The part of an RNA shown here (large-subunit ribosomal RNA, domain II) has 723 nucleotides and comes from a Candidatus Woesearchaeota archaeon. The full RNA is in RNAcentral, with records from ENA. The organism belongs to Candidatus Woesearchaeota, within Archaea. Rfam family: Archaeal large subunit ribosomal RNA.
Context: one part of a larger RNA
RNA sequence: GCCAGGGAGUGUAGUUGAGUGGCGAGGGUAAUGUCUUGUGCAGACAAUACCCAUAGCGAAAGCAAAAAGCCCGCAGCAGCUUUUGCUGCAAGGGGCGAGGUUUGAAAGGGCCUCAAGUCACUCAGCUACGACCCGAAACCGGGCGAUCUACUCCUGGGUAGGAUGAAGCCUUCUUAGCAGAAGGUGAAGGUCCGAACCGGUGCUGCGGGCAAGCGUUCGGAUGACCUGGGAGUAGGGGUAAAAAGCCAAUCGAGCCUGGUGAUAGCUGGUUCCCGCCGAAAUUGGCCGUAGUCAAGUCCUUGCAGAGGUAGCUGAAGUGGUAGAGCUACGGAUUGGGAGUGUGGGUUCUGCAAAGGAUCGCCUCCUUGUCCAACUCCGAAUGCUUCAGCACCGUAGAAGCAAGGAAACAGGGGCUCGGGGUAAACUUGAGCUCCGAGAGGGGAACAACCCAGACUGCAGUUAAGGUCCCAAAGUGCCAGCUAAGUAUUAAAGGGUGAAGGGUGUCCGCGGCCUGAGACAGCGGGGAGGUUGGCUUAGAAGCAGCCACCCUUUAAAAAGUGCGUAACAGCUUACCCGUCGAGGUCGCGGGUCCCGAAAAUGGACGGGGUUAAGCUGGUCACCGAUACUGCAGAUCAGCUUCGGCUGUGUGGUAGGCGGGCGUCCUGCGAGGGCAGAAGCUUUCUCGCAAGAGAGAGUGGACCUCGUAGGAAUGAGAAUCCUGGC
Numbered sequence: 001g002c003c004a005g006g007g008a009g010u011g012u013a014g015u016u017g018a019g020u021g022g023c024g025a026g027g028g029u030a031a032u033g034u035c036u037u038g039u040g041c042a043g044a045c046a047a048u049a050c051c052c053a054u055a056g057c058g059a060a061a062g063c064a065a066a067a068a069g070c071c072c073g074c075a076g077c078a079g080c081u082u083u084u085g086c087u088g089c090a091a092g093g094g095g096c097g098a099g100g101u102u103u104g105a106a107a108g109g110g111c112c113u114c115a116a117g118u119c120a121c122u123c124a125g126c127u128a129c130g131a132c133c134c135g136a137a138a139c140c141g142g143g144c145g146a147u148c149u150a151c152u153c154c155u156g157g158g159u160a161g162g163a164u165g166a167a168g169c170c171u172u173c174u175u176a177g178c179a180g181a182a183g184g185u186g187a188a189g190g191u192c193c194g195a196a197c198c199g200g201u202g203c204u205g206c207g208g209g210c211a212a213g214c215g216u217u218c219g220g221a222u223g224a225c226c227u228g229g230g231a232g233u234a235g236g237g238g239u240a241a242a243a244a245g246c247c248a249a250u251c252g253a254g255c256c257u258g259g260u261g262a263u264a265g266c267u268g269g270u271u272c273c274c275g276c277c278g279a280a281a282u283u284g285g286c287c288g289u290a291g292u293c294a295a296g297u298c299c300u301u302g303c304a305g306a307g308g309u310a311g312c313u314g315a316a317g318u319g320g321u322a323g324a325g326c327u328a329c330g331g332a333u334u335g336g337g338a339g340u341g342u343g344g345g346u347u348c349u350g351c352a353a354a355g356g357a358u359c360g361c362c363u364c365c366u367u368g369u370c371c372a373a374c375u376c377c378g379a380a381u382g383c384u385u386c387a388g389c390a391c392c393g394u395a396g397a398a399g400c401a402a403g404g405a406a407a408c409a410g411g412g413g414c415u416c417g418g419g420g421u422a423a424a425c426u427u428g429a430g431c432u433c434c435g436a437g438a439g440g441g442g443a444a445c446a447a448c449c450c451a452g453a454c455u456g457c458a459g460u461u462a463a464g465g466u467c468c469c470a471a472a473g474u475g476c477c478a479g480c481u482a483a484g485u486a487u488u489a490a491a492g493g494g495u496g497a498a499g500g501g502u503g504u505c506c507g508c509g510g511c512c513u514g515a516g517a518c519a520g521c522g523g524g525g526a527g528g529u530u531g532g533c534u535u536a537g538a539a540g541c542a543g544c545c546a547c548c549c550u551u552u553a554a555a556a557a558g559u560g561c562g563u564a565a566c567a568g569c570u571u572a573c574c575c576g577u578c579g580a581g582g583u584c585g586c587g588g589g590u591c592c593c594g595a596a597a598a599u600g601g602a603c604g605g606g607g608u609u610a611a612g613c614u615g616g617u618c619a620c621c622g623a624u625a626c627u628g629c630a631g632a633u634c635a636g637c638u639u640c641g642g643c644u645g646u647g648u649g650g651u652a653g654g655c656g657g658g659c660g661u662c663c664u665g666c667g668a669g670g671g672c673a674g675a676a677g678c679u680u681u682c683u684c685g686c687a688a689g690a691g692a693g694a695g696u697g698g699a700c701c702u703c704g705u706a707g708g709a710a711u712g713a714g715a716a717u718c719c720u721g722g723c
Stems, first nucleotide, its partner, number of pairs: 001723006011129013026052003032046005056063002069096004076089005097114007132269002135266001139259006150233009159223001161193003164189001168185006197220003202216002205214002235251001237247003272658006282295005298404006307392003311389008323377001324375002330371003335366005341361002344359006410434010439450003454631007464621003467606003473618001475617006486608002499593003503590010520577005526550003531545003556571001560569002632648002634645004659712001661709010677696008
């Protein structure tokens, strides 16, 4: 890992509710006893204490409902009419009224009454217990451990070989003597090298190994050395040259056992089928934020009896957003001008007085702007009410009540906001989708586009597509692009900006133009004059001022080079030649540059000059959508034949109906002429499942009905076994 077997909402008591049944102003007994008996509290009787109900209110003292009334009116019944309907009675229901008690001076208010309970069974929820199952780390009690290891005590044992050579002693030398020196002897040492033995430095070798440590290397090896045997210290305790080390492969509190099924708001798991409905990730509270309670939202059942409102239109209201505006306020914010306003500084003239200039403040005029917390204005949507339409509703809506939940970690898109440089960021509101939604498209892709899947068959379309992969046009008409631009709806996972282009296409406008434009080419381009000033010089061309006149077809008091200054070249301007559009500006389409990222790479790919882009047009393909036919199921109606449906996606969850396993009572059956079980084939049922045939097997088995459960396996690092 696989297979087989096992494996999780149970029991008792109490309580709430629903269903069914008994009795009913009552209902029921418990232990226990007696009797019957099928010997089992199985049945009957007694047991009447007690429990619930029949009265409430008040903190209490305490007080205490005879209105069981009147009106309206649904269902129903009866009568009339019988199309609708009308009338009467009218349980339940609604209103009024009355009553009890409490509070209060009273008014008024609170609770209650104007008459149904109780017992049993079944189911569902809650509470207490282990309470659906498995799972801690821990806490406490009682014991067992020092054969491992720590330390101590007692008693034994071990330490190859080699090296060094302290003190002391002897001899000699030396000294006055001591001291000293040399040579021997000697044997010391937490001395040296190195086996046994003890350790554990590096390799950070090995790494399910040779080994719960090993190999090699390395350290100590007469010592605070190593070691055998015998004893001692015990769990908040020991022992410790101290590492919270060690105390039997276990130590920041050993192990075993008991309390014990500790507790776990946490993780995991929780076993057959079909049908109906179908959520929430919000608000408030909580030492509350992984939880829970209440509300909202979902389901089921009941009550009641006539209206309801998601849509559209109209009318009447409401409002201060978008926008806009600001000599309409508050605030912010340009430039210019004016004033017999105002005061100070600077400065000029002046002896001073005074005056002028300028910089400010104020007012006015004009000009240019802004605002969530500005508004003289002010939409569209929105909201409220009413009316109409539409739809839903006596086949029971809206409403109300009871029981059962789940959920209270949400997320994406669009629009409008707050925070942030921004984000697959964060925080709001509205709508929507995913969540809990399959199918088609988007290459792939929860929430983007189309579209809400009962089953089967056939057809038609949607989004999106029609060269090949790959279903359908190498479709048609007209234009654009030359960049492989592109072949990308948006979003992003796709990049592309400011700016620039005499790339190219289109539109509009101004001016010139057969009295000849534009470009090119040929010619002219003069005189006063070297204008005046300045200057060394200034002659069109350093600079300043002015910018006239004449001759002309035209020619500047000079456009650019150039000279020291002149000269020279050239332009404006004019003529000729040529012969048809030219030139300037604005706007639009498309393309180009701008353009840099890390493995080789992306239009999905191939590829494409249309199979790209724009506009138009006709076909076709393409979903579980739509249509037709057949069938199932649910709800409602029904003349019982059937008909209708704007039904039948679905997680958590609620509700309903079934299948199967084991056992029991009763009834009915099968079986050695072959039961159960097993293997296999076929048939039936929406399914859980059921039946039949064949083989195997060799002795028990089934159906109906009623009842009872240790009742359904794929998962729990599930348990046991096998392989």